[in-house]
Context: one part of a larger RNA
Molecule: large-subunit ribosomal RNA, half A
Organism: freshwater metagenome
RNA sequence: UGUAGGCGAGGUCGAGGCAGUCGAUGUAGGACGCAGCACGCUGCGAAAAGCUUCGGCGAGCCGCUAGCAGGCUUUGACCCGGAGAUUUCCGAAUGGGAAAACCCACCAGCACUCAAAAGCUGGUACGCGAUGAUCAAUUCAUAAGUCAUUGCGAGUCAUACGCGGAGAAGUGAAACAUCUCAGUAUCCGCAGGAAAAGAAAGCGAAGCGAUUCCGUCAGUAGUGGCGAGCGAAAGCGGAACAGCCCAAACCGGAGGGAUUUAUCCCGACGGGGUAGCGGGACCGAUUUUAGGACUCCUAGACCUAGACGAACGGAAUGGAAAUUCCGGCCAAAGAGGGUGAUAGGCCCGUAGUCGAAAGGUUGAAGGAGCCGUUCGGUAUCCCAAGUAGCACGAUGCACGUGAAACUUCGUGUGAAUCCGCGCCGACCACGGCGUAAGGCUAAAUACUCGAUAACGACCGACAGUGAACUAGUACCGCGAGGGAAAGGUGAAAAGCACCCCUGUUAGGGGAGUGAAAUAGUAACUGAAACUGAUUGCCUACAAGUCAGUGGGAGCCGCCUUGUGCGGUGACCGCCUGCCUUUUGUAUAAUGAGUCUGCGAGUUAUUGCUUGUAGCCAGCAUAAGUCGUUCAGCGACCGAUGCGCAGCGAAAGCGAGUCCGAAUAGGGCGCCUAGUUGCAGGCAAUAGACCCGAAGGGGAGGUGAUCUAACCAUGGCCAGGAUGAAACUCCGGUAAAACGGAGUGGAGGUCCGAACUCGUCACCCUUGAGAAGGUGUGGGAUGAGCUGUGGUUAGGAGCGAAAGACUAAUCAAACCCCCUGAUAGCUGGUUCUUUCCGAAAUAUAUUUGGGUAUAGCGUCCGGUGCUGACCCGCGGGGGUAGAGCACUAAAUAAGCUAGGGGCCCGACAGGGCUACUGAACUUAAUUAAACUCCGAAUACCGCGGGGCGUAGCCGGGCAGUCAGACGGUGGGGGAUAAGCUUCAUCGUCAAAAGGAGAAGAAUCCAGACCAUCAGUUAAGGUCCCAAAACACGGCUUAGUGUUAAAGGAUGUGAUUUUACACAGACAAUGGGGAUGUUGGCUUAGAGGCAGCCAUCAUUUAAACAGUGCGUAACAGCUGACCCAUCGAGUGAAAUUGCGCCGAAAAUGAUCGGGACUGAAGCCGUGUACCGAAGCUAUGGAUUGGCCGCAAGGCCAGUGGUAGGAAAGCGUUCCUUGUGCAGCGAAGUGGAAGCGUAAGCGACCAUGGAGCGCAAGGAAGUGAGAAUGCAGACAUAAGUAGCGAUAAAUUUGGUUGAAUUCCAAAUCGCCGAAAUCCCAAGGUUUCCUGGGCAAGGUUCGUCCUCUCAGGGUUAGUCGGGAGCUAAGGCAAGGCCGUAAGGAGUAGCCGAUGCACAACUGGUAUAUAUUCCAGUACCGAUGCCAAAGCGUUAUCAACAGAGUGAACCGGAACAAAGAUCCGAUCGAGGGGCAUUGAGUUCCCUUGCAAGUGUCGCGGUGUUGCGGAAGGCAAAUCCUCCGCAUUUUAGCCGUAGCACGAUGCUUAGUUUUGGCCACGGCCAGAGCAAUGAGCGGUUCUAGGUUUCCAAGAAACGUCGCGCUGUGAGCUUUGGUGUUGCCCGUACCGUAAACCGACACAGGUGGGAUAGAUGAAUAAUCUUAGGCGCGU
Repeated sequence: UGUAGGCGAGGUCGAGGCAGUCGAUGUAGGACGCAGCACGCUGCGAAAAGCUUCGGCGAGCCGCUAGCAGGCUUUGACCCGGAGAUUUCCGAAUGGGAAAACCCACCAGCACUCAAAAGCUGGUACGCGAUGAUCAAUUCAUAAGUCAUUGCGAGUCAUACGCGGAGAAGUGAAACAUCUCAGUAUCCGCAGGAAAAGAAAGCGAAGCGAUUCCGUCAGUAGUGGCGAGCGAAAGCGGAACAGCCCAAACCGGAGGGAUUUAUCCCGACGGGGUAGCGGGACCGAUUUUAGGACUCCUAGACCUAGACGAACGGAAUGGAAAUUCCGGCCAAAGAGGGUGAUAGGCCCGUAGUCGAAAGGUUGAAGGAGCCGUUCGGUAUCCCAAGUAGCACGAUGCACGUGAAACUUCGUGUGAAUCCGCGCCGACCACGGCGUAAGGCUAAAUACUCGAUAACGACCGACAGUGAACUAGUACCGCGAGGGAAAGGUGAAAAGCACCCCUGUUAGGGGAGUGAAAUAGUAACUGAAACUGAUUGCCUACAAGUCAGUGGGAGCCGCCUUGUGCGGUGACCGCCUGCCUUUUGUAUAAUGAGUCUGCGAGUUAUUGCUUGUAGCCAGCAUAAGUCGUUCAGCGACCGAUGCGCAGCGAAAGCGAGUCCGAAUAGGGCGCCUAGUUGCAGGCAAUAGACCCGAAGGGGAGGUGAUCUAACCAUGGCCAGGAUGAAACUCCGGUAAAACGGAGUGGAGGUCCGAACUCGUCACCCUUGAGAAGGUGUGGGAUGAGCUGUGGUUAGGAGCGAAAGACUAAUCAAACCCCCUGAUAGCUGGUUCUUUCCGAAAUAUAUUUGGGUAUAGCGUCCGGUGCUGACCCGCGGGGGUAGAGCACUAAAUAAGCUAGGGGCCCGACAGGGCUACUGAACUUAAUUAAACUCCGAAUACCGCGGGGCGUAGCCGGGCAGUCAGACGGUGGGGGAUAAGCUUCAUCGUCAAAAGGAGAAGAAUCCAGACCAUCAGUUAAGGUCCCAAAACACGGCUUAGUGUUAAAGGAUGUGAUUUUACACAGACAAUGGGGAUGUUGGCUUAGAGGCAGCCAUCAUUUAAACAGUGCGUAACAGCUGACCCAUCGAGUGAAAUUGCGCCGAAAAUGAUCGGGACUGAAGCCGUGUACCGAAGCUAUGGAUUGGCCGCAAGGCCAGUGGUAGGAAAGCGUUCCUUGUGCAGCGAAGUGGAAGCGUAAGCGACCAUGGAGCGCAAGGAAGUGAGAAUGCAGACAUAAGUAGCGAUAAAUUUGGUUGAAUUCCAAAUCGCCGAAAUCCCAAGGUUUCCUGGGCAAGGUUCGUCCUCUCAGGGUUAGUCGGGAGCUAAGGCAAGGCCGUAAGGAGUAGCCGAUGCACAACUGGUAUAUAUUCCAGUACCGAUGCCAAAGCGUUAUCAACAGAGUGAACCGGAACAAAGAUCCGAUCGAGGGGCAUUGAGUUCCCUUGCAAGUGUCGCGGUGUUGCGGAAGGCAAAUCCUCCGCAUUUUAGCCGUAGCACGAUGCUUAGUUUUGGCCACGGCCAGAGCAAUGAGCGGUUCUAGGUUUCCAAGAAACGUCGCGCUGUGAGCUUUGGUGUUGCCCGUACCGUAAACCGACACAGGUGGGAUAGAUGAAUAAUCUUAGGCGCGU
């Protein structure tokens, strides 16, 4: 540093009894307020941390929450309980509206006012029911409607429980469709404290006698692709018990209807009546009992505050006593908590007892009311209809259409009334059971938001709720929704007075408090990673590595001084981490940065099995009941289960039975052992060891602020170019056509800014940016772009179509749920030891990386010599080999049939054949699918040995089904592969040790532990490196210490053969001739191009020539001969050891050095070394044997998957026994002990609890899961510090200045990087303090932090006016529900309508304040004028109707405003000696009123009309006449407004001052000319086709209603509500996670050059981009 473990208060979870709503008297839940100072929580509501009253309590109180200030209280405060008052606004929300907490009303009353306005109180929603009123056709009456009064409803919740409506899928079936999951999840409706069900048209064969729930029946009967699965009922044992009311028949009957006026019919209501041995009506008798769930009252009890309540002192230790010791006490109280450590007796309590003014609950067996009978008779009547039944289609019943009864629903059809009807699992008969088609009904049962009291082998801050704390908070998301972290000073604040350092309230050092400050508010304890500091030892001649281990010198420290212990470790030997997955991993295959904590075989039920305990032919209870304890528990109960008998399909029989004719024979049985609990193992069903999908699938919701399309309403597009139609004129034509010129101004036209898009390139790529930048590009009057408001959505939308887009998500969005989906797949799975110990094969498989059975393992039991192995005996075989007898192949020769060819022949026939060739013969062969033959092994049987290495049988539990290499025998392949596939053996796997340099599988050899003993195996013995010498050969190649064909006069051995003293081989000297140049060929061919021939002669020998050579000759040489020399020389074959052949990529190599009569190779001999083998000594342990025992003996003890066994440790519980302030747990060390897991004296820290023993219960053991959370490292003082528009200097402030302030210089933007609005943000605005954090650096600064302040409206914007798209929607319509569409109507701007200007002022506001001057609405008074009052009507109101307004493009002229520059004139400043030059200013000022110019429109009268939903004198249309006049609209001029205000600069007076200035007052100026553009007149004009909102207001017209006042002008008064208004606003304040190079609608925008809003440079203004 950091927070794990220990401790521990508040808190949490679970299981029981109580209670289960609240609401129009306005709920739940909120918004906003309320305190002297008050942010949050709590409480409360303008009567606001509270008011009144009744009780309780009794001394303090004003909440959490200190402090300051100030109060209340024995006249009883505060506090607790009961009742009451007040209770803003929203919310069902209810006067209307709406974006919840806001806006706007109406009616009545009150107050104010001369009268109004603003104010206060109450009322005004909808639906249903009731009552009353009103009211049409239609006189009375009445329906609907309307109105009034009155009652009820709504909405909410407890994510629970109930009933009903709608209703999935993942999944399981190893696929999938019936089926399953499941009538589950989810949605909806309705309700209650419970609900539902319920007094048989029942059950089912015994009879029972409403319902519900529990146990059992029973995983039975059944059902079921008869698969997976699903799964009753009766009965029995219990809990709780409860039964009733109507309809009808019959009697009466208000009233109504019909009619022949006397009857009939309907009939609310009352009486009666309620059943299945049928009942009732009716008739005749008879009476009030059993009882009751109904209503009221009440005793009592209980709840909501409370009261009384026993008993202790001393000493010691200590900061403190409750501890310890001594002595005593209470107990119907020794539950618990507190108190400075652990308290029966200190405090609160506890046992026990008592208690309510008020309200509530319960409530009698007490009282009152109300309801409530039975018997007999039986002629007639009644006993629930679109019902039962039936058909078809479904549905629920355990029951899937099945033989399918029964129930319910849909469609159709359609009875009976007790002599009836339904049912008894098709149906029929007999026999039984019941009485449908109306209704009510407690208890036993289910659940838990909540209140109260108590409990727990529940948790203890990563646990337990998500939440122990201002938590559903912060934060994220448009939204639905998601969702944290965060506890601890001390007994008591006694919270560090005072001093010092410092800019400092930061931090620290003293001092002081305290038991303790290393308990200092970053706080108990204080581990580890990690990071510093101090100290001891080691380390710079050494070559590196799993970091240790065995040995070990030196140095240092400590004492208990011992051949002691501890720290360090020169040097030497040996040694490639862990896990997982694999045939196999140091692997360069997986996983882990490190530490700490958390993190995975559990629980329930059923079954099988083992152990153990109880009882035993029996065993056990379940639900429940009773009793009892502080808590445990005990007893009863015998339903039921298993067992005691089996066999058979069954009837059935039975120690037997079945098959069978059987007495035969055979099958299965009998000749006993079970059952219940607990514990272990395993399985099944459940999420089932844990974590993990994607693709999916389902239900319900949330999203069109992005984007797609559409709807409504607005806006935008500098400038330049081209020149369509049409028209005019001219030409031309019979007329046209046509041509020319001009006018004209069309276009999904052209160029090109804004705007929009995104072509290419580069940059960026842990970005400035989760899509950008720079340059270059496309479109830019159109199918254009864009603002605001709206509509359409998830199998759906939208799509000029890319499967594009639907909020950074799209071949089906997002959120939540089913859900712990499923995962034959991957990963992970936590302490120790002991015994045994596999498999990687067969068969089957939609099977091949899965599974089942068998094989192989283990444990238990049984059997008891059966096993492996050896010996003997007896078997069958067709392999290796061999052979050719068969089959087949194959070579040569011989012989030869046949065939072919040639020839002879008239034919017949014959001949020849260097062609072919069967068969046969001889010789020599080949074969997995040849065998006349034929082993070794192996296999089978029998007998003997064999007590082991075992075997066999039964049962529990597994794992294994990827194998690998080596040897041998084969197949495939290429007689390739570290290849593949079989068989067999071995090893590895699962095996360490030694050898092989190093190496899974090779050789040797199987590790229980220890030893500084011995002896061997493989293999070795020069040095590294333990151990060696002797002898005989070979090799010269460093062969040894890689390799072939092939090659060689290497060398050793053996053999054959030739030549050789009659002189060989080699060497040297000499010869090597003649015919002849052989002939032919040839240009030539003379030994030597080629062809033919290759003779002869002389010779010691000599080729018609072996090679070179020439044009051809020549020349050289060879063969051959002689001489010299003088003894061996050649040619072959077999073989040992060598040589060449022999080229690879970072530096080589036999392991290295090195080695040559060897340290190489071959052979012989004798030693030695060498392993975890064997032996020796000691020890541990398993099995067996011997023994009475002690003990001894024998054989074992490598091990993955796996089986079996015994232990250690953690938390809690029970009992017992102990420790502890003289110091518990924990933490840091640590002697020592144990085979191990582990235990642990003692010291230090710590400061309050904790062990041990025997049992019990588990959230019980971590290193790995790309695990989860937190902390800390590493990379690294590294990348980076966000547009390259740029800074510099001086001064100031400060502890401190690149960064703050001021000034100066410099630079950048300037259709913007300036100014003004809208949206959005929501205080960021201003002033004064501050510098922890934020600011990518700094900071004295800030958009940060603290405090205070700031937004002023009749006329600006919005509401009190209107309507569009669209939304809501009375009544009515549709729909399982939820709900949907929609009329009247209402809401809804982006549109329509609508009254104020100039100047001044402030730190921060101004069309808002102030000054001056106006206008609009309402209203009062005065004056004048006018209209009107029995209607031909003033005025007002209502609805109706008409008019008037709107598209695109293009555009002339005029007038004027405004802006700009130019020229002139005036004033002023600076500079200068002066002239001159240069610079600044000279502009002016609104609304309104009056007057008037200009422009635009176009007037008026008469007549007519079938249009404008009725009417119209109005509008429209038509005709005639009249006039560019009138009127109206707009804009401008002039005058007033203005004797005012403002301005460049300057002069002056006064005040203040931080000396820089600031404020206030007074004075000094003010005219023209032409030019260019913009805007207005203009809703204009012209033209075109795509033909271009609605409503209110306004005007006109008539209609209807009310019924006496109203209008105009002038004057003078009064009055005018609510919301917004600060600031940012192309941005550091909005949207992009950021002070982010991105995005963001409208308006204004000066000069020069220019066509221009392009481009470049500049003005005003703003900046230099936070290193």